RNAcentral holds the sequence, with entries from ENA. Transfer RNA from Mantamonas sphyraenae, 72 nucleotides, folded computationally. Its mean pLDDT, the model's own confidence on a scale to 100, is 81. Its Rfam family is "tRNA". The family's RNA type in Rfam is transfer RNA. It is recorded under the gene name trnC.
[in-house]
RNA sequence: GGCUAAGUAGCAUAAAUGGUAAUGCGUUAGACUGCAAAUCUAGGGAAGGUGGUUCAAUUCCGCCCUUGGCCU
Numbered sequence: 001g002g003c004u005a006a007g008u009a010g011c012a013u014a015a016a017u018g019g020u021a022a023u024g025c026g027u028u029a030g031a032c033u034g035c036a037a038a039u040c041u042a043g044g045g046a047a048g049g050u051g052g053u054u055c056a057a058u059u060c061c062g063c064c065c066u067u068g069g070c071c072u
Base pairs, nucleotide, nucleotide: 001071002070003069004068005067006066007065010025011024012023013022019055027043028042029041030040031039048064049063050062051061052060
């Protein structure tokens, strides 16, 4: 340099064939306990950037960035 895959919450992943983004762990608060742990209940928090298509884009398309793999 070329090809290819991926980028979603603090971490790990999912769904959505374009129409309210889900789960586990963690975190916060409460219950329980002599105090904790465990358990239970409730809550907050997320689409790499930019442009395009569209009534509507996390999803489709272009470019850029980052990461992995392959080739040279």